[in-house]
RNA sequence: CAGUACAAAGACGAUGGAACCCGCCUUUAACCGCCCAACAAGGGCUGAUGGCUCCUAGUUUUCC
Numbered sequence: 001c002a003g004u005a006c007a008a009a010g011a012c013g014a015u016g017g018a019a020c021c022c023g024c025c026u027u028u029a030a031c032c033g034c035c036c037a038a039c040a041a042g043g044g045c046u047g048a049u050g051g052c053u054c055c056u057a058g059u060u061u062u063c064c
Stems, first nucleotide, its partner, number of pairs: 009026002012023002016055003020051002033045004
């Protein structure tokens, strides 16, 4: 210096934060939504979660 294995740790899961759980990646990484069209242009749709609970922001309705 390079390779392999293990351990620890870290990072990631389409818009914010926290706990728990799940999955995934080891820096050449995990990840960067879907549909029509597709050389492409253009158009349309769901959701603050990977899952669950809560908070925050936004929108709508009702009551005081």

The RNA shown here (Fluoride riboswitch aptamer (crcB RNA motif)) has 64 nucleotides and comes from Thermosulfidibacter sp. Rfam family: Fluoride riboswitch aptamer (crcB RNA motif). Gene Ontology terms of the family: positive regulation of gene expression and response to fluoride. It was read from a public genome assembly, where an Rfam model found it. Of the family's consensus pairs, 100% are formed in the model. The organism belongs to Thermosulfidibacter, within Bacteria.